[in-house]
RNA sequence: AGCUCAUCCAGAGGGACUGAGGGAACGGCCCGUUGACGUCCCGGCAACCUUCCCGCCCGGCUGUCACACAGGCCGGCGGGACAGGUGCCAAUUCCGGCCUGUGGCGCGACCGCGCCACAGGGAAGAUGAGGA
Repeated sequence: AGCUCAUCCAGAGGGACUGAGGGAACGGCCCGUUGACGUCCCGGCAACCUUCCCGCCCGGCUGUCACACAGGCCGGCGGGACAGGUGCCAAUUCCGGCCUGUGGCGCGACCGCGCCACAGGGAAGAUGAGGA
């Protein structure tokens, strides 16, 4: 790099250095010499993976000569801690592009077409986890 799965309308910024671009690409719209982007330091957010704790009672195993209970272990669900591995800290992934539906407006003699809004689904992307 490519594959699979989950999530993406919540949340969280100061300092130092640097100096012109940046928000992935395109269109739009924004951010930016009142210093963006980036790097480093510190701080924070979050809870994907690991770890720990509590509860539920849902499932399995164990427990028995046997059945069942208690207890234990594993899994599930819910909640918490935030120690470790990541991630993140302008704007919904900033919005849109493709498809479907609904509504409105306009054009057209009809079939239909265009624009706008909303809803759903895709595409692309990001992050995590996993496998080869």

Model confidence (mean pLDDT): 78 of 100. Predicted 3D model of a 132-nucleotide RNA (SAM riboswitch aptamer (S box leader)) from Kitasatospora sp. GP82. It was read from a public genome assembly, where an Rfam model found it. Its Rfam family is "SAM riboswitch aptamer (S box leader)". Rfam describes the family as follows. The SAM riboswitch is found upstream of a number of genes which code for proteins involved in methionine or cysteine biosynthesis in Gram-positive bacteria. Rfam links the family to the GO term regulation of gene expression.